[in-house]
Molecule: Glycine riboswitch aptamer
Organism: Nocardioides alpinus
RNA sequence: CAAUCCCGUGCGGGAGAGUCAUCGCGGUCGCUGGUCGGCCGCGGUGCGCCGAAGGGGCAAUUCCUCCCGGAACCUCUCAGGCACCCGGACCGUACGGCUUGG
Numbered sequence: 001c002a003a004u005c006c007c008g009u010g011c012g013g014g015a016g017a018g019u020c021a022u023c024g025c026g027g028u029c030g031c032u033g034g035u036c037g038g039c040c041g042c043g044g045u046g047c048g049c050c051g052a053a054g055g056g057g058c059a060a061u062u063c064c065u066c067c068c069g070g071a072a073c074c075u076c077u078c079a080g081g082c083a084c085c086c087g088g089a090c091c092g093u094a095c096g097g098c099u100u101g102g
Stems, first nucleotide, its partner, number of pairs: 001101003006097008018047001020046011031034001048082003054078001055076003061072004
C1' cells in the first nucleotide's frame, strides 16, 4: 500500500401479528353520591395471533453433497413480540481489528 472471510463500532434502511376479554391499582370526569358509572395510564391473568433478538429440530421444503452428516431466509414458538417509541435478523456504507500478499 492492496485484498478476501470474519469480528467490533458509528450512520442509513429494516417486516409481521390484539388498541381482545377480564381483574387489580392510580388519575380524572359525571350524578343517581354508590366500595356507582364513563374515560385514560400501568400491571396481572386468560384466549387469539406473529417470527427477524436469542434458543431448539431436521418430519416436510431448499442448499452444501447422491447417502451419511450439516445448514437455512425452512420448521417449533421455549424465550421474545402484537398503536407509537424502543428493540429487531438482515442489507448498504465509513472506520478499526484479525488474516494474507506486495